Predicted 3D model of a 108-nucleotide RNA (TPP riboswitch aptamer (THI element)) from Acidihalobacter prosperus.
RNA sequence: ACACGAAGCUAGGGGUGCCCAGAGCGCAUCGACCGCGUGCCGGGCUGAGACAGACCCUUGGAACCUGAACCGGAUAAUCCCGGCGGAGGGAAGCUUCGGAGCGCCGCA
Numbered sequence: 001a002c003a004c005g006a007a008g009c010u011a012g013g014g015g016u017g018c019c020c021a022g023a024g025c026g027c028a029u030c031g032a033c034c035g036c037g038u039g040c041c042g043g044g045c046u047g048a049g050a051c052a053g054a055c056c057c058u059u060g061g062a063a064c065c066u067g068a069a070c071c072g073g074a075u076a077a078u079c080c081c082g083g084c085g086g087a088g089g090g091a092a093g094c095u096u097c098g099g100a101g102c103g104c105c106g107c108a
Base pairs, nucleotide, nucleotide: 002101004098005097006096007095008094009093010092011058012057013056014055016052017045018044019043020042022041024038025037026036027035064089065088066087070083071082072081073080
C1' cells in the first nucleotide's frame, strides 16, 4: 500500500399493490334509512418497506424500472410465488476501523 470485511458522513436513486367496506365525503332523496361511488380513518394478505418521515438501494449496482395487459402455479385477491433473467436500463464520493497473503528494503 492492495484484495477483502465492517461502520460513519454527505449526496443521490426507488416503491407504495391486492381484499373488506364499519367512519367520513359525494351521488340520490323534501330529509333520513336503504342503495351506488369514493375511501391515505380502520381491518386482512405479501413484503425491509404498501405514506412510514420510515425502509431499501447507489456502478463490485436483482433497490427499482422496461419487456408486461407476457408465461406457468397458487390465492379471497393481487406486480403473491416461480419463469422470463446475470436479458435491456438503473442512482457515488469521502472518511474511519479490521485485514489473510504476497512483494521490496534493512539486520542477524